[in-house]
Molecule: SAM riboswitch aptamer (S box leader)
Organism: uncultured Nocardioides sp.
RNA sequence: CUCAUCCAGAGGGACUGAGGGAACGGCCCAGUGAAGUCCCGGCAACCGCCACGUGCCCCCUGCCUCCCGUCACCGGGAAGUAGUCGUGGAAACGGUGCUAAUUCCGGCCCGGCGCGAAGGUCGCCCCGGGGAAGAUGAG
Numbered sequence: 001c002u003c004a005u006c007c008a009g010a011g012g013g014a015c016u017g018a019g020g021g022a023a024c025g026g027c028c029c030a031g032u033g034a035a036g037u038c039c040c041g042g043c044a045a046c047c048g049c050c051a052c053g054u055g056c057c058c059c060c061u062g063c064c065u066c067c068c069g070u071c072a073c074c075g076g077g078a079a080g081u082a083g084u085c086g087u088g089g090a091a092a093c094g095g096u097g098c099u100a101a102u103u104c105c106g107g108c109c110c111g112g113c114g115c116g117a118a119g120g121u122c123g124c125c126c127c128g129g130g131g132a133a134g135a136u137g138a139g
Stems, first nucleotide, its partner, number of pairs: 001139006011040005019029003024106003041099003046095002049089005060083004065078005103133001108130005114124004
């Protein structure tokens, strides 16, 4: 940088001792112990794995077989298979992740119901959609 997901789910102990929820505004959590470190659990199913289906094999990559040239290294060609995507499964094993509150809510844009001001606009609340930012995974 690109893509996917983010209203589900899942906590105890030891050490320690004041902060934490990314930032800002709210609103929360916290000496009935925050953050951090360690131990033991748990959740989930992104990658990997398995099964079935499906697609490509023009180009590119891996494997296997064959043909041609070559003493050989190697070069060229052909066929097959894997790659892609979808559905399902396992979680015993591998790489992560997560384990208060929807990513705790909001900020920007659009739409809708309502309310209040006032005049040809504005503000507030709620709901829905999109975005921004962030997090996690894969590349």